This is a predicted complex of two RNAs, RNase P RNA and transfer RNA, with 453 nucleotides together. The coordinates come from a structure-prediction model, not an experiment, and the mean pLDDT is 77. It holds a member of the Rfam family "Bacterial RNase P class A". Rfam classes the family as a ribozyme.
[in-house]
RNA sequence: GAAGUUGGUCAGACGAUCGCUGGUGCGAGUCUUCGGAUUCGCACGAGAGGAAAGUCCGGGCUCCGCAGGACAGGAUGGUCGAUAACGUCGACCGAUCGCGAGAUCAGGGCAAGUGCAGCAGAAAGCAAACCGCCUUGAUGCACUUUGGUGUAUCAAGGUAAGGGUGAAACGGUGAGGUAAGAGCUCACCAGCGUCGGUGGCGACAUUGGCGGCUAGGUAAACCCCAUCCGGAGCAAGGCCGAACAGAAAGCAGUGGCGGUCCGUCGCGCUAUGACUUUCGGGUAGGCUGCUCGACCCCGUCGGCAACGUCGGGGCUAGAGAAAUGAUCGUCGCCCGUUUCGGCGGGCAACAGAACCCGGCUUACUGACCAACUUCGCUU
RNA sequence: GGGGCCGUAGCUCAAUUGGUUAGAGUACCGGACUGUCGAUCCGGUGGUUGGGGGUUCGAGUCCCCUCGGCCUCG
Numbered sequence: 001g002a003a004g005u006u007g008g009u010c011a012g013a014c015g016a017u018c019g020c021u022g023g024u025g026c027g028a029g030u031c032u033u034c035g036g037a038u039u040c041g042c043a044c045g046a047g048a049g050g051a052a053a054g055u056c057c058g059g060g061c062u063c064c065g066c067a068g069g070a071c072a073g074g075a076u077g078g079u080c081g082a083u084a085a086c087g088u089c090g091a092c093c094g095a096u097c098g099c100g101a102g103a104u105c106a107g108g109g110c111a112a113g114u115g116c117a118g119c120a121g122a123a124a125g126c127a128a129a130c131c132g133c134c135u136u137g138a139u140g141c142a143c144u145u146u147g148g149u150g151u152a153u154c155a156a157g158g159u160a161a162g163g164g165u166g167a168a169a170c171g172g173u174g175a176g177g178u179a180a181g182a183g184c185u186c187a188c189c190a191g192c193g194u195c196g197g198u199g200g201c202g203a204c205a206u207u208g209g210c211g212g213c214u215a216g217g218u219a220a221a222c223c224c225c226a227u228c229c230g231g232a233g234c235a236a237g238g239c240c241g242a243a244c245a246g247a248a249a250g251c252a253g254u255g256g257c258g259g260u261c262c263g264u265c266g267c268g269c270u271a272u273g274a275c276u277u278u279c280g281g282g283u284a285g286g287c288u289g290c291u292c293g294a295c296c297c298c299g300u301c302g303g304c305a306a307c308g309u310c311g312g313g314g315c316u317a318g319a320g321a322a323a324u325g326a327u328c329g330u331c332g333c334c335c336g337u338u339u340c341g342g343c344g345g346g347c348a349a350c351a352g353a354a355c356c357c358g359g360c361u362u363a364c365u366g367a368c369c370a371a372c373u374u375c376g377c378u379u
Numbered sequence: 380g381g382g383g384c385c386g387u388a389g390c391u392c393a394a395u396u397g398g399u400u401a402g403a404g405u406a407c408c409g410g411a412c413u414g415u416c417g418a419u420c421c422g423g424u425g426g427u428u429g430g431g432g433g434u435u436c437g438a439g440u441c442c443c444c445u446c447g448g449c450c451u452c453g
Stems, first nucleotide, its partner, number of pairs: 001375011012331007020047002023044009049350001053361002056359005061233004073229005078092005093107001094105004108224002113222002115218002130163002132159012171189006190214001192211008237288004246279005251273001253272006295314005301308002332347006380452007389405004398436001407423005429445005
């Protein structure tokens, strides 16, 4: 210098003016159960993200349910750790890919059971004979030392070494052995089971003996094993609470009946009923839950790390159809143009809180920083 | 805030328990028939199964992520 790998940071900066949202303080008005509530004005300080998104996981919080446990259902799946918890994260192990830095992995079990494998191929799960190779028999032909030999066809058998098919054909190489072959036997290698040794907390690595000679694939097929999971969600939940309807009490009036002889008045019972008061449920609506929290920053200590301990400092949106915006100036960056003084344009992408938090995933622009790898050149 | 379903030729739909080159109707193109058109008959073109990745010998089908649409409950 070129090409890369991994991780991280920022999301133009500063100032001014005018708005919007909520907070605090002051002042004024209204209501009041005198605690306060609410409206307006002024001042002060604050006001979106790395993903606020998808809602894919996990937790807090709240209500409901629940003797204990099991089944069903769902999720996860190397080991050890981190954590409130996780399907997340860290370190390590193994496999695959890459020259490498590194990347990816749903990475338990198919020598528990059941199932599946089209086409091709002779044969596809416990075996299998199409070609080939070999033996025997029959027939034909040729040769012959007349004993046989060679060759072709057919039949019966042997054979998994070779060919061919396939994603996959039942260990590999060599030697012995054989009619030809074959773990049939042996040596070495790979791999499996089992009993140990060494290192490691462990996954695992490495190594020795013995065994049988080889065990196919597929569980993101059913299934088995281990671990975890009660249900619902801020429209959770709590408080206040109109109007209409309902219940009870009071009571002006009106109707009916009764008590006394007729009438009137008054009385009692009963029905109806404007109104008043009270009550319960809890609708509309209001308040709350609501933002100080597994929070953020700096440092110390422990740990390889994720993370944790301790100390100091900070307060950082809380709306409710939903605010977070606009304009101007200076600087910075980029692009175009240039008479190198300037001039013009842009600051873009993805996207926007709605109970909160930890992750994952997805979308996306530009710039910067750190560590590392490979190659080339120079000293 | 929960639950469920769908996406396959231009259009409407198939595709068995994962199996050969994803089929059918219609549309389109060509030919035959006809004086011509239509109908009819014959033949053909047309698909990255919404997109990406994984499991598997093999994926429209199984799994994960994502995009779009629809239904439903409070």